This is a predicted structure of a 130-nucleotide RNA (SAM riboswitch aptamer (S box leader)) from Paenibacillus silvestris. It matches the Rfam family "SAM riboswitch aptamer (S box leader)". Rfam links the family to the GO term regulation of gene expression. The source organism's lineage runs through Bacteria, Bacillati, Bacilli, Paenibacillaceae and Paenibacillus.
RNA sequence: UUCUUAUCAAGAGUAGGUGGAGGGACUAGCCCUAUGACACCCGGCAACCGACAAACCUUUGCAAGCAAAGGGAUGCACGGUGCUAAUUCUUGCGGAAACGCUUUUCGAAAGCGAAUCUGGGAGAUAAGAG
Numbered sequence: 001u002u003c004u005u006a007u008c009a010a011g012a013g014u015a016g017g018u019g020g021a022g023g024g025a026c027u028a029g030c031c032c033u034a035u036g037a038c039a040c041c042c043g044g045c046a047a048c049c050g051a052c053a054a055a056c057c058u059u060u061g062c063a064a065g066c067a068a069a070g071g072g073a074u075g076c077a078c079g080g081u082g083c084u085a086a087u088u089c090u091u092g093c094g095g096a097a098a099c100g101c102u103u104u105u106c107g108a109a110a111g112c113g114a115a116u117c118u119g120g121g122a123g124a125u126a127a128g129a130g
Stems, first nucleotide, its partner, number of pairs: 001130008013042001016041004022032003026092001028090002043084003048080003052075002056071007088122001093119004099113006
């Protein structure tokens, strides 16, 4: 750096420490910020991977209730990450659409806007592969 899979509506210090001006990926918005952004440390949250525990299930063996092997809801938070303003803050491409406005050949149709719903893209994180 590329690909695959999963997740992204919950949660986590409004007096913790050090520094000190920018930050929320990008676009457009809209926000946060010296009542200190942001970074690091500490604390915290979660539980993706590993470890450990584990009801239970399957198979096999036999001296018939135990043994071995495999799996395992769930738990834990020990190790590896991650996260800790706002839904991934909203949005970028498409579909549906209550409702509103305009025009008229008054049948409705066409056009425009649009709360909201939804698929995708992009991005983030984890695990795996090249």